Transfer RNA from Flavipsychrobacter sp., 71 nucleotides, folded computationally.
């Protein structure tokens, strides 16, 4: 330096153009004599800008962080 790849709530983690499942973990309830163990609720606008669309986590550029292979 030159290629590729990932970068989503506190953590893993899916989604592939129509306003983001799950889990575990944290608060709060319900249960319990008490707790544990259930159960029910509660929180992200998606590394950063800027483009392209009627719309973008999802496509394009740039830049920042990580890996991995070449020189």
């Nucleotide at each position: 330096g030159c290629a590729c790849c990932c970068g989503u709530g506190g953590c893993c983690a899916a989604g592939c153009g129509g306003u983001a499942a799950g889990g575990c973990a944290c608060a709060g309830c319900u249960c319990u004599g008490c707790a544990a163990a259930a159960g029910c609720u509660g929180g992200a606008c998606c590394a950063g800008c800027a483009g392209u669309u009627c719309g973008a986590a999802u496509c394009u550029g740039c830049u920042c962080g990580g890996g991995u292979g070449c020189u």
Model confidence (mean pLDDT): 82 of 100. NCBI's taxonomy places the organism under Bacteria, Pseudomonadati, Chitinophagia, Chitinophagales, Flavipsychrobacter. Its Rfam family is "tRNA". Rfam classes the family as a transfer RNA. From the family's description: Transfer RNA (tRNA) molecules are approximately 80 nucleotides in length.